[in-house]
The RNA shown here (nadA riboswitch) has 73 nucleotides and comes from an Acidobacteriota bacterium. It was read from a public genome assembly, where an Rfam model found it. It matches the Rfam family "nadA riboswitch". On this family, see Chen et al., Nucleic Acids Res 2020: "Structural distinctions between NAD+ riboswitch domains 1 and 2 determine differential folding and ligand binding". Rfam classes the family as a small RNA. Taxonomically the source falls in Acidobacteriota (Bacteria, Pseudomonadati). Its mean pLDDT, the model's own confidence on a scale to 100, is 77.
């Protein structure tokens, strides 16, 4: 170089760095349905769903490229 194992380094223990998809967590915002009414409000009841955005040591999954250590070519 290149293949393959690995994570020593850590404020229990696990966690080596970035980056991506997918799939949770939390918080903004916006969106419902019944009642009720002439029509609309305003009120009361139920629901947390649905869409977007930003948040994080997402203790999940998975792919790309790094770093460090080891073996073999």
């Nucleotide at each position: 170089u290149g293949u393959u194992g690995c994570a020593a380094c850590a404020a229990c223990c696990c966690c080596g760095u970035g980056g991506a998809u997918u799939g949770g967590g939390u918080g903004g915002c916006g969106u419902g349905g019944c009642a009720g009414a002439g029509c609309a409000a305003a009120u009361g009841c139920c629901g947390g769903g649905c869409g977007u955005c930003a948040c994080a040591g997402u203790g999940a999954a998975c792919c790309c490229a790094c770093u460090g250590c080891a073996a073999c070519a």